Predicted 3D model of a 531-nucleotide part of an RNA (small-subunit ribosomal RNA, 5' domain) from an uncultured bacterium.
The full RNA is in RNAcentral, with records from Greengenes.
[in-house]
Context: one part of a larger RNA
C1' cells in the first nucleotide's frame, strides 16, 4: 500500500447490488416454522342443504323457533395411506477414509419415477372412533360391548430365492454369468367415473436417482511427547448385517504399529474458494455451493425404502415451570423476539404472485424454504451538493520589509442558464408462463394445438411526462523527516505530541489556537488482524 462479517471518534444528500451475534453449542416468555388425502374407511361433534314432525307470527304461503333424519355439500376427532430422513440452523465434537481426488464392490441397498413381463381367485379376523362405566387436581389412563376399510392373517396359484442333477461360456484369488429338470418355497386392494376410461394393488427383470462399504495419494503444531497395543494382530468356526469385516463371540497362534515420527498432548469441521504477492509462497475458510458432524447433556432402540430421527419415543442427568404434594410438562445451534455476555451485529413485518417442496385425480391446502418489505455508511459501485460569465481584485480576516504590498480570491456580490437527485401533480409496468375450468379441433386415445376465463405480496413500486425554485445537500484528517502541504500568536522539559527518529527548558514550521495550504471526499481518521 492492499484487505475485513469489523468496532470506535467526527460528519452525513440519494439510489442500486451484496452483507449483518466473529463473544455464551449461555438461558429462553410469546407467536408461527409439516402437513395433506372424504376419489382408502367407519362415522356425524360443529356449519350449510333437502325431507318429516310440533309450535309462533299471520298478509294462508312465506318467515322464525325447537325436535327427528348422514339423504346431500362437506367435515372436528378417529382408523388407514404418503410425507415428516427433504427443506432450514449451527460448528460443539472430530487429526478421522471426516474431507479432497482417483479407483474398486466377483461383498451391497434404493420409497416415489421410467421401460418391459406376468397376475389380482377364494376366505377369515381384530382394534380405534362410538356406547356404557371407573380412576386422576391435571397430564392422562383402565374395564366391558359393537363396527368398516387400500388395516391384519391363513388358503390356492406364481418364472424370485435355496438345495440337488445335467450342461454352455467367462474371469480377478475367494469365483462370476447363463440353459434344462426335480424338490422346497413367499403375493395382491380397491376407489372413482361422463361407463370411454382414470388413479391405484402384487410378483419379477432392467434403468435412473440417492446412498453404503473398501483402498492409493494429499492437506497441523510440539520429540522439552519414544516407545504404544489383549479383541490387541492373524487364523478356524459361528452370530449379526443390505453387504464385507474382531463388527461381535468361542477356540488356536503370538503377533501388529513406530525415527518414512507410532503413542501422547495441544489446536482445528474439510473442500470449492477468499485476501495478499511479479512469481514462488504466506494467511483465512463469514456470506454462496458440495460433503461431514450435532440438535439441553449422555445412552438406547422402535417405525420405516431410508433415522439410531432438530420441532418422534424410552431411560438417566442438570436446569426451568405446573401441582390438590400423589404426580406431571419442557428443550429456538428453525423465523422473528427477550435476558445475559460483549467494542459489536437488524423486524415479535407481508405473501404464497413467482421458483421449489409435501399431500391430493383435481380444485386446492400447508410451506418463517423462497420471494419481498423494514433497520444499519457496515462494504462495493453510481449520482449530486450547480454551470457559464463576472475585478472596485470591495468589505473583513491573516501575513509582511507596513502611507504600501501579498493572500483567502473569480472566491463572493451581480447577470444569464440548467433542474440530475429531492418536492409537488399526472400517467404507469415487466416479473404471468403454466396448471385448472369453459368452448373448438387433431390424431398416435391420452396427449397436443387454438381460444376464452381465472390469478401480483412487492405496488400505484420501478419507470415516463409535466411544474416551481440554485433552490434542500460537505466534511474529515494532516502540514519536522519518512510524506503532499508554513506562517503568526500563546505556552515555556509545563501543558502536551509521537509508528519510528524524536519535539517542548522564552522567537517551537513537531504542543494549543488562528490564517493559509495539502490529501481524500459522503465519507475521513484511529484501533485490531492478515499478506
Nucleotide at each position: 500500500u492492499g484487505a475485513u462479517g469489523a468496532a470506535c471518534g467526527c460528519u452525513a444528500g440519494c439510489g442500486g447490488c451484496a452483507g449483518g451475534c466473529u463473544u455464551a453449542a449461555c438461558a429462553c416468555a410469546u407467536g408461527c416454522a409439516a402437513g395433506u388425502c372424504g376419489a382408502a374407511g367407519g362415522g356425524c361433534a360443529g356449519c350449510g342443504u333437502g325431507g318429516g314432525g310440533a309450535g309462533u307470527g299471520c298478509u294462508u304461503g312465506c318467515a322464525c323457533u325447537c325436535c327427528c333424519u348422514g339423504a346431500c355439500g362437506g367435515c372436528g376427532a378417529c382408523u388407514g395411506g404418503c410425507g415428516c430422513a427433504c427443506g432450514g440452523g449451527u460448528g460443539a465434537g472430530u487429526a478421522a477414509c471426516a474431507c479432497g481426488u482417483a479407483u474398486g464392490c466377483a461383498a451391497c441397498c434404493u420409497g416415489c419415477c421410467c421401460u418391459c413381463c406376468a397376475c389380482a381367485g377364494g376366505g377369515g379376523g381384530a382394534c380405534a372412533a362410538c356406547c356404557u362405566u371407573c380412576c386422576g387436581a391435571a397430564a392422562g389412563g383402565g374395564a366391558g360391548g359393537c363396527u368398516a376399510a387400500u388395516c391384519c392373517c391363513g388358503c390356492g396359484u406364481a418364472g424370485a430365492u435355496g438345495u440337488c442333477u445335467c450342461u454352455g461360456g467367462g474371469g480377478c484369488a475367494u469365483c462370476c454369468c447363463g440353459g434344462a429338470g426335480a424338490c422346497a418355497g413367499g403375493a395382491a386392494a380397491g376407489g372413482u367415473u361422463u361407463c370411454g376410461g382414470c388413479c391405484g394393488g402384487u410378483g419379477g427383470a432392467g434403468g435412473a436417482u440417492g446412498g453404503g462399504c473398501a483402498u492409493g495419494c494429499g492437506g497441523c503444531g510440539c520429540a522439552u511427547u519414544a516407545g504404544c497395543u489383549a479383541g490387541u494382530u492373524g487364523g478356524c468356526g459361528g452370530g449379526g448385517c443390505a453387504a464385507c469385516g474382531g463388527c461381535c463371540c468361542a477356540c488356536c497362534a503370538a503377533g501388529g504399529c513406530g525415527a518414512c515420527g507410532a503413542u501422547g498432548c495441544g489446536u482445528a469441521g474439510g473442500g470449492g474458494u477468499u485476501c495478499u504477492g511479479a512469481u514462488a509462497g504466506g494467511a483465512a475458510g463469514g456470506u454462496c455451493c458440495c460433503c461431514c458432524a450435532c440438535a439441553c447433556u449422555g445412552g438406547u432402540a422402535c417405525u420405516g425404502a431410508g433415522a439410531c430421527a432438530c420441532g418422534g419415543a424410552c431411560c438417566a442427568g442438570a436446569c426451568u415451570c405446573c401441582u390438590a404434594c400423589g404426580g406431571g410438562a419442557g428443550g429456538c445451534a428453525g423465523c422473528a423476539g427477550u435476558g445475559a455476555a460483549g467494542a459489536a451485529u437488524a423486524u415479535u413485518g407481508g405473501u404464497c404472485a413467482a421458483u421449489g417442496g409435501g399431500c391430493g385425480g383435481g380444485a386446492g391446502c400447508c410451506u418463517g424454504a423462497a420471494c419481498c418489505a423494514c433497520c444499519c455508511a457496515a462494504g462495493c459501485c453510481g449520482c449530486g451538493u450547480g454551470a457559464a460569465g463576472g475585478a472596485a481584485u470591495a468589505a473583513g480576516g491573516c501575513c509582511c520589509u507596513a502611507u504600501g504590498g501579498g493572500u483567502c480570491g473569480u472566491a463572493a456580490a451581480c447577470u444569464u442558464c440548467u433542474u440530475u437527485u429531492g418536492u409537488c401533480g399526472g400517467g404507469g409496468a415487466a416479473c404471468a408462463a403454466a396448471a385448472g375450468c369453459g368452448g373448438g379441433g387433431a390424431u398416435g386415445u391420452a396427449u397436443c394445438c387454438c381460444u376464452g376465463u381465472c390469478c401480483g405480496a412487492g405496488u400505484g413500486u420501478a419507470c415516463c411526462c409535466g411544474a416551481a425554485c440554485a433552490a434542500a445537500a460537505a466534511g474529515c484528517a494532516u502540514c519536522g523527516g519518512c510524506u503532499a502541504a508554513c506562517u503568526c500568536c500563546g505556552u515555556g522539559c509545563c501543558a502536551g505530541c509521537a509508528u519510528c527518529c524524536g519535539c517542548g527548558g522564552u522567537a517551537a514550521u513537531a504542543c494549543g489556537g488562528a490564517g493559509g495550504a495539502u490529501g481524500c471526499g459522503a465519507g475521513c481518521g484511529u484501533u485490531a488482524u492478515c499478506c